c-di-GMP-I riboswitch aptamer from a bacterium, 80 nucleotides, folded computationally.
RNA sequence: CCUCGAUAAAGGCAUACCCGUCGUGAGGCGGGGACGCAAAGCCACGGGACCGGCCCAAGCCGGUCAGCCGGGCCACCGAA
Numbered sequence: 001c002c003u004c005g006a007u008a009a010a011g012g013c014a015u016a017c018c019c020g021u022c023g024u025g026a027g028g029c030g031g032g033g034a035c036g037c038a039a040a041g042c043c044a045c046g047g048g049a050c051c052g053g054c055c056c057a058a059g060c061c062g063g064u065c066a067g068c069c070g071g072g073c074c075a076c077c078g079a080a
Stems, first nucleotide, its partner, number of pairs: 004078002012037002017032006035067001041073003045070003048065007
């Protein structure tokens, strides 16, 4: 340095739900709260799911989700 991830150490993030707020909506943001997470840090590139619009449909366009999967980038610690 790379891989790897322990009954290690120091920490970190924050599911569901509740309150407020923004949004047509999926959902976002702030606070509370923890199911869990070794990348549950960041990125919408590929797939997927969800929302809105057009449309008989097929399909098309726009958007959301990184805690759905793959991939890319950065990163604490150091047992086997």